[in-house]
RNA sequence: CAACCAUCCAGAGCGGCCGAGAGAUCUGGCUCCGUGACGCCGCAGCAACCCCUUCCCGAUCCGUCGGGAGGAAGGUGCUCACGCCGGAACCGAUGGAGU
Numbered sequence: 001c002a003a004c005c006a007u008c009c010a011g012a013g014c015g016g017c018c019g020a021g022a023g024a025u026c027u028g029g030c031u032c033c034g035u036g037a038c039g040c041c042g043c044a045g046c047a048a049c050c051c052c053u054u055c056c057c058g059a060u061c062c063g064u065c066g067g068g069a070g071g072a073a074g075g076u077g078c079u080c081a082c083g084c085c086g087g088a089a090c091c092g093a094u095g096g097a098g099u
Stems, first nucleotide, its partner, number of pairs: 001098001004096005013043005021032003025088005044079003049075002051071003055068005083091001
């Protein structure tokens, strides 16, 4: 990033700083919040998209590819409530691939 693919009812919180709204937008609800929310930083954790494996099965143009099982060093992400819920909108977020 007017394009592509996948996922979004599981899971995982403490400390420090800040100081008023926050939960993406509009709307109706609801929830969190000076007993300090949101945000930022640190640490810890969750998960397994990328990733790793001397494991299993299959395919193979013998380069690898697909599926399974296992893992968590590294790159992201995430850690109130189903993307908080209903409605609306060429809605959004995250990862991968590509440019």
Record summary
Predicted 3D model of a 99-nucleotide RNA (SAM riboswitch aptamer (S box leader)) from a Micrococcaceae bacterium. The organism belongs to Micrococcaceae, within Bacteria. It matches the Rfam family "SAM riboswitch aptamer (S box leader)". Rfam's curators write: The SAM riboswitch is found upstream of a number of genes which code for proteins involved in methionine or cysteine biosynthesis in Gram-positive bacteria.